A computed fold for a 496-nucleotide part of an RNA from a Gammaproteobacteria bacterium, annotated as large-subunit ribosomal RNA, domain I. It matches the Rfam family "Bacterial large subunit ribosomal RNA". Rfam links the family to the GO terms structural constituent of ribosome and ribosome. The organism belongs to Gammaproteobacteria, within Bacteria. The prediction has a mean pLDDT of 82.
Context: one part of a larger RNA
RNA sequence: CGCAUGUGGUGGAUGCCUUGGCGACAGAAGGCGAUGAAGGACGUAGUAGCCUGCGAUAAGCUUCGGGGAGCUGGCAAACAAGCUUUGAUCCGAAGAUUUCCGAAUGGGGAAACCCGGCCGCAAGGUCAUCCUUGACUGAAUACAUAGGUCAAGGAAGCGAAACUCAGGGAACUGAAACAUCUAAGUACCUGAAGGAAAAGAAAUCAACCGAGAUUCCGUUAGUAGUGGCGAGCGAACGCGGACUAGCCCUUAAGCGUCAUGUGUUUUAGUGGAACGGUAUGGAAAGGCCGGCCAUAGCGGGUGAUAGCCCCGUACACGAAAGGGUGCAUGACGUGAAAUUGAGUAGGACGGGACACGUGAAAUCCUGUCUGAACAUGGGGGGACCAUCCUCCAAGGCUAAAUACUCUCUGUCGACCGAUAGUGAACCAGUACCGUGAGGGAAAGGCGAAAAGAACCCCUGAUAGGGGAGUGAAAUAGAACCUGAAACCGCGUGCGU
Numbered sequence: 001c002g003c004a005u006g007u008g009g010u011g012g013a014u015g016c017c018u019u020g021g022c023g024a025c026a027g028a029a030g031g032c033g034a035u036g037a038a039g040g041a042c043g044u045a046g047u048a049g050c051c052u053g054c055g056a057u058a059a060g061c062u063u064c065g066g067g068g069a070g071c072u073g074g075c076a077a078a079c080a081a082g083c084u085u086u087g088a089u090c091c092g093a094a095g096a097u098u099u100c101c102g103a104a105u106g107g108g109g110a111a112a113c114c115c116g117g118c119c120g121c122a123a124g125g126u127c128a129u130c131c132u133u134g135a136c137u138g139a140a141u142a143c144a145u146a147g148g149u150c151a152a153g154g155a156a157g158c159g160a161a162a163c164u165c166a167g168g169g170a171a172c173u174g175a176a177a178c179a180u181c182u183a184a185g186u187a188c189c190u191g192a193a194g195g196a197a198a199a200g201a202a203a204u205c206a207a208c209c210g211a212g213a214u215u216c217c218g219u220u221a222g223u224a225g226u227g228g229c230g231a232g233c234g235a236a237c238g239c240g241g242a243c244u245a246g247c248c249c250u251u252a253a254g255c256g257u258c259a260u261g262u263g264u265u266u267u268a269g270u271g272g273a274a275c276g277g278u279a280u281g282g283a284a285a286g287g288c289c290g291g292c293c294a295u296a297g298c299g300g301g302u303g304a305u306a307g308c309c310c311c312g313u314a315c316a317c318g319a320a321a322g323g324g325u326g327c328a329u330g331a332c333g334u335g336a337a338a339u340u341g342a343g344u345a346g347g348a349c350g351g352g353a354c355a356c357g358u359g360a361a362a363u364c365c366u367g368u369c370u371g372a373a374c375a376u377g378g379g380g381g382g383a384c385c386a387u388c389c390u391c392c393a394a395g396g397c398u399a400a401a402u403a404c405u406c407u408c409u410g411u412c413g414a415c416c417g418a419u420a421g422u423g424a425a426c427c428a429g430u431a432c433c434g435u436g437a438g439g440g441a442a443a444g445g446c447g448a449a450a451a452g453a454a455c456c457c458c459u460g461a462u463a464g465g466g467g468a469g470u471g472a473a474a475u476a477g478a479a480c481c482u483g484a485a486a487c488c489g490c491g492u493g494c495g496u
Stems, first nucleotide, its partner, number of pairs: 001495009015481001016445002020416002022413007029405002031158002039101003042055003046079002049075003061095006070083003106115003116127004129155009163194001164192005174181001178228001204211002215242005225233002246397003249341001254334014269317003275290004291308002293297001299311003346370008356382001377392005432439002452480001455467004
């Protein structure tokens, strides 16, 4: 030095576990905000820090309910000081308080700061802008108008959840290049709204038979079509389902708010059956023996695997107060614009939407220019004309079936199990990086119980270790379950 074997160190794989995630279903909810939101800053406890809660009334105040023995939140003990059967802590409902910043709104500003006016003894209150309405004033300019002042009402901002409608609107890509075309009215931007939105009661289809608002699903059908007839795009009629609801313009339905009554639901909770012995073991829930309950043998915990130990579960019950919702009645508001729809229908030119790229191109929208009829009328039936059929535009309202899930409650999973599952099981959008937009980690496990090692010894030592003690176990000792491999020692044997 190598090989073998034994025994250690290092390391943290593997196994087991789960506080956290992921997905789904059902129900609820679908908004908050000038009565100051979302989100923050700074404070706040007897004791430093962080988290949580709260706001100078500051881990809290008041009232009403629930509950019934301990309590003064967590990391996180300890001491101190207290509270509590005259019912505390805790849970629910309704209130009070709620610094400063933030739409931030008295003015300013480098957010959490600075500086004011008016009223008021003070405490305190009030003072932004825009829109609508009303009142009072009021120029050039006589009447008036613009403007000004005041009052009342409203708006604003947020929503790293999506869904809806509308106004704008790409490119990569595909066409095996590329220009019409496609991607796609997609992504994205903007505006507006609701719990859904939008659409909606035929100037609709159909075909000589008839149907009878809208929306959604299946089919018709990858059909008819459209298309540098390339790539591609791609209906409708009809049929079967889901759900059904009709109305108005003299007004009514409907909708909204409020009040009363009534039903239901929700925001705390309550009761809730039935087991003992024995040996092993640190510990029995496992073994053996003998019982019991079950409208409860879902699930979880307890020193190993518990229907009968604990929490629960089936089942039964419960609200002073608040919220949601159905129905009935009443009040107020809205509907509300207009008088059956004229600069409209239609036409020309240019565009756009229709599955339909201008085509034989109907139909719908309209930038420019034009421009009817008036129910004895008008539109449509895919150029156009006639016949026939059908409907009545240029005003308005309308639930359900449909779409979605930031969130709440419950249940579930041939979903993950710490390099997985959210980026985040742990004080994570943290530490850290970047001027900034932004990027973005690692990190779980002693034990049943801290019983977390009194005391002694080595040492410079509060490092580390050896005894002692605890414990079933300490090679479970806090760098703590298990403890693989790489890598590094030591003992023994063999080889060289």